[in-house]
Order: sequence, then structure tokens, then C1' cells
RNA sequence: CCGUGCUAGGCGGGGAGCUAGCGGUGCCCUACACCCGCAAUCCGCUACAGCGGGGCACAAAUCCCGUCCGAGGGUCCGGAGGGAGGGGCAGAAACUCGGGAAGAGCGGCGUUGAUGGCGAGGCCCCAUUCGGUGGGCGACCGUGAAUCAGGUCAGGUCCGGAAGGAAGCAGCCUUAAGCGGCACCGUCCACGCGCAAUGGGAACGCCUCGUCGGAGCCGGCGUCCCGAGAUUCGCCCUCCAACCGCGUCUCGACGGUGGGUGCACGG
Repeated sequence: CCGUGCUAGGCGGGGAGCUAGCGGUGCCCUACACCCGCAAUCCGCUACAGCGGGGCACAAAUCCCGUCCGAGGGUCCGGAGGGAGGGGCAGAAACUCGGGAAGAGCGGCGUUGAUGGCGAGGCCCCAUUCGGUGGGCGACCGUGAAUCAGGUCAGGUCCGGAAGGAAGCAGCCUUAAGCGGCACCGUCCACGCGCAAUGGGAACGCCUCGUCGGAGCCGGCGUCCCGAGAUUCGCCCUCCAACCGCGUCUCGACGGUGGGUGCACGG
């Protein structure tokens, strides 16, 4: 160096996720890559970190290590839009409400007299009176006593020789307390009462009337200013999903390259 038979190791790897961690099932990437069983309300293990069973080729094109490239994934940053929520600002537009200005547009009032001045009265408050309503009392009406209220007292009773007298039940007529009524009358009290009367007050506001005087007055629409409200757009904050960047950091398949790794027998 060649051949044969074995063995270690190999027959895929990686990313995110899950997990205390590792690997797998499931998802994705990759140049396609033995078979069977198990596995998401998971499965198998423990730093030598899938387990069990079977098969294949083999010490290098295939196994192991370093390095380069880099599909793809992840973190962060940035960008441009979208959606949801919040509250603040009060920027823009239209709207609503409140206040003000002006008297030059529309409208209304005004020579049958505006604004304004003066006078009187009313509206407001207090007191008194009158009335009203309600209640109390009185008056009035009715009723009202087996006996202990009155009158008259049949019958009967009592006294008396008689004349006569006495008490007195029922009945009848009254009456007291009480009870009931009360349209009218008197009196007292009360008042969420009165187009009532009288006197006083407050205020100078509104209204009415009278008078002076002789041309304005009102602010409904519109205009302008200020303030408030809610809506839409805008601004700000937070969150969500997806997209983009030859951005940052990180893991990294495949591939390139350098190195490393046995045993036995025969030639």
C1' cells in the first nucleotide's frame, strides 16, 4: 500500500415554542434524509439527558473537531400605514345654549303721540273695621221625673158627732238637670278666606290714567364679540395584529476548506 472480517461512531441537521433542563411527537427552514411502536388534558429521559424492537453500509466522499459562507428563525431599534381604548387640548368646521354690542339690512310699535319729565292710582307690607267660613256659649224649639220636683188631684185613705179639714196614688198640665235641634238672632274665638272699607308704610321696579313736549323706540330674524356644551376631524397617550429595513445582537441548516480517529487476519 492492497484485500477480507469486525468495532467506535453513523444512517440527517437546525430555528422558534414547550420544559427546571435535554431530546422527541406537532409547526417552520434546509441540497429528500433505513423500517416499526409510543406521545399535547403530551411521550421518553437526567448532564454519556428520547425509549423499545429490527435492519444497512462503514474507518472515511460517509464518523469527529476547527474555520469560512450563509437559507431560515428569534431579540432590540427604526419606518409607514391599519384597528381598538383612554383622557387631555380647545386647533378647524357646522350645531345648541347663555351673555353682550350696534342701530346701518329685514321685521314690529309710534303724530289715534315714541323715548323722556312731572303728578295720581294699582301691584307689595302693616294695623283696624266690615263681610265670609268654621267652632264654643247664650237665646230659641223639641224632648225630658214610678217615689225622693210643682200645680190640680177622680177613686180610695186618715182626723172629726157633724160642719169641715189633712196627706196624697193613677191621670192631666208644667218644670230642673240632661239630651237633641238650630234657617234666623246675640256674643266670643280662629283663619293658606275677600276684584270689600279706612289709615299708615316701603320702594321708585312694573302697569294704568292724566299732563308737558313733539320723534323716536323695541330687539324677533340676520351681523359681530365673549363664554359653555356635545359631535366629527385634528393633536397626545396606551394597547393589538400584520408589513418593511441588504439596521443591531444572536442561534444557525446545506455547502467549501484544514485537521483528527481503531482492532484482527492474509498478501
Predicted 3D model of a 267-nucleotide RNA (Bacterial large signal recognition particle RNA) from a Miltoncostaeaceae bacterium. It matches the Rfam family "Bacterial large signal recognition particle RNA". From the family's description: The signal recognition particle (SRP) is a universally conserved ribonucleoprotein involved in the co-translational targeting of proteins to membranes. The family's RNA type in Rfam is non-coding RNA gene. The organism belongs to Miltoncostaeaceae, within Bacteria.